A computed fold for a 344-nucleotide part of an RNA from a bacterium, annotated as large-subunit ribosomal RNA, domain IV. Rfam family: Bacterial large subunit ribosomal RNA.

Context: one part of a larger RNA
RNA sequence: CUCCUUAAGGAACUCGGCAAAAAAGCGGCCGUAACUUCGGGAUAAGGCCUGCCCCUCCCAGCAAUGGUGUGGGGGCCGCAGCGAAAGUAUUUCUGGCGACUGUUUAUCAAAAACACAGCUCUCUGCGAACUCGUAAGAGGAUGUAUAGAGGGUGACUCCUGACCAAUGCGAGAAGGUUAAAUACUGUUGGUGGUUGGACUUCGGUCUUUCUGCUGCACGGUAUAAGCCCUCGUCAAUGUCGGCGAUAACUAUAAUCGUCCUAAGGUAGCGCAAUUCCUUGUCGGGUAAGUUCCGACGCGCACGAAAGGAGUAACGACUGGAAAACUGUCUCGAGGAGGUACCUG
Numbered sequence: 001c002u003c004c005u006u007a008a009g010g011a012a013c014u015c016g017g018c019a020a021a022a023a024a025g026c027g028g029c030c031g032u033a034a035c036u037u038c039g040g041g042a043u044a045a046g047g048c049c050u051g052c053c054c055c056u057c058c059c060a061g062c063a064a065u066g067g068u069g070u071g072g073g074g075g076c077c078g079c080a081g082c083g084a085a086a087g088u089a090u091u092u093c094u095g096g097c098g099a100c101u102g103u104u105u106a107u108c109a110a111a112a113a114c115a116c117a118g119c120u121c122u123c124u125g126c127g128a129a130c131u132c133g134u135a136a137g138a139g140g141a142u143g144u145a146u147a148g149a150g151g152g153u154g155a156c157u158c159c160u161g162a163c164c165a166a167u168g169c170g171a172g173a174a175g176g177u178u179a180a181a182u183a184c185u186g187u188u189g190g191u192g193g194u195u196g197g198a199c200u201u202c203g204g205u206c207u208u209u210c211u212g213c214u215g216c217a218c219g220g221u222a223u224a225a226g227c228c229c230u231c232g233u234c235a236a237u238g239u240c241g242g243c244g245a246u247a248a249c250u251a252u253a254a255u256c257g258u259c260c261u262a263a264g265g266u267a268g269c270g271c272a273a274u275u276c277c278u279u280g281u282c283g284g285g286u287a288a289g290u291u292c293c294g295a296c297g298c299g300c301a302c303g304a305a306a307g308g309a310g311u312a313a314c315g316a317c318u319g320g321a322a323a324a325c326u327g328u329c330u331c332g333a334g335g336a337g338g339u340a341c342c343u344g
Base pairs, nucleotide, nucleotide: 001337002336003335004334005333006332008330009329012328017325027049028048029047030046035040037155051076052075053074054073055072056071057069058067059066060065077081090323091322092321093320094319095318096317097315098314102114103113118153119152120151121150122149123148124147130139131138132137156310157309158308159307161240162239163238166237167236168233169232170231171230172229175228176227177226182222183221184220185219186218187217188215189214190213191212192211193210196207197206198205199204241259242258243257244256245255268302269299280296281295282294283293284292
């Protein structure tokens, strides 16, 4: 290390009955609760039987014989009758979570995670939406809104409250704001042509009229969606108050006042996979219970499709309790076979 046995006790072990042990197991007969979606639960649970020999009953047939229920009665043996081997459910009570079968981290996680049928929202009228691709094109689909795509929730039952202020989305268009480009226009600069005047050292300088071209110079006007704005929308993202006073003991507050808000958490549940204080308090179970079950509720910090509350069935899920059983333990002991190492 792998096995086997073990007095008395029997979970006192331990985070936890982990591991081991155990009864049962196949078949026949009887029997089987709560609950339930009436299908289940259920092989629930629980009890009895099982070998071999002889006789006999029923049916068909004259009979021999065959078939059937393997029925009825009697007897024999052992500690033991599914006598071996192989193979083969431990069971019950009660919570949580997830409806279920299924899927998953190949190689530390199989689950309460994912999926699921069902429910719901959004998009899409077909050359569909959506996806891949620069495109052509392809899938969607040789389908057509009882279809297809995307998001959320997650069987079923009872339900799913308030808020559109913010963010998002949809619709709207009066007004405000708003880019580049373009068009028109102005200013200004450059560069031509042109009219007149003054001065002149005849080279030009200053000034003036009209008219072109031009600048990655500077403004103005016109023009979009968007934003501001107006509505709608929460099974869209989300949010769902504070203080003070008050009843003929006390306590409490149906009630009142006040401030704020878009609206102030409805039903249901609640010390919870959520409760810090906390081993909350009460009840149950135990001789003794930080766990467990049932209640209570100002819930530090539940709450209604990031669904709420239940729920039969199901689960190599998870918490608590019990029966049976045992070397898990009190508490060790003995034995078999291996292995490292040491010695001969």